Notes: This is a predicted structure of a 99-nucleotide RNA (THF (Tetrahydrofolate) riboswitch aptamer) from a bovine gut metagenome. The prediction has a mean pLDDT of 83. It matches the Rfam family "THF (Tetrahydrofolate) riboswitch aptamer". Rfam's curators write: Tetrahydrofolate (THF) riboswitch was first reported for Ames et al. as an RNA motif in 5' untranslated (5'-UTR)regions of folate transport and biosynthesis genes in Firmicutes genomes.
RNA sequence: CAGAGUAGAAAUGACGCGUCAAGUGUCGCGAAAUGGGAGGUCGUUCGCGGACGAAAGGAUUUGAUUUUGAAAUCCUGCGGUGUCAUUUCGCAUCCGCUG
Numbered sequence: 001c002a003g004a005g006u007a008g009a010a011a012u013g014a015c016g017c018g019u020c021a022a023g024u025g026u027c028g029c030g031a032a033a034u035g036g037g038a039g040g041u042c043g044u045u046c047g048c049g050g051a052c053g054a055a056a057g058g059a060u061u062u063g064a065u066u067u068u069g070a071a072a073u074c075c076u077g078c079g080g081u082g083u084c085a086u087u088u089c090g091c092a093u094c095c096g097c098u099g
Stems, first nucleotide, its partner, number of pairs: 001099003008089009017079003026050007036095003040091001056076007064068001
């Protein structure tokens, strides 16, 4: 001098969840982990509380059956939806590793 390597982010795919409203996102408080080590937030996650908030539709089967409604299954959508895999990007400080 150069490089490797984090938590995560985006895109794609697969399998799911919800659509009888959780999840996502947001605010406040508290906490945890976070390149190999120490340490840490303006990044990430968890817990509690608050506010806000939605796109549904079709088909089939079964029982009841006065009216007519219920249950199950499947399909197409919807949600700033969950997990995994791949690709790309990817720690400010000190020490360390490789060339």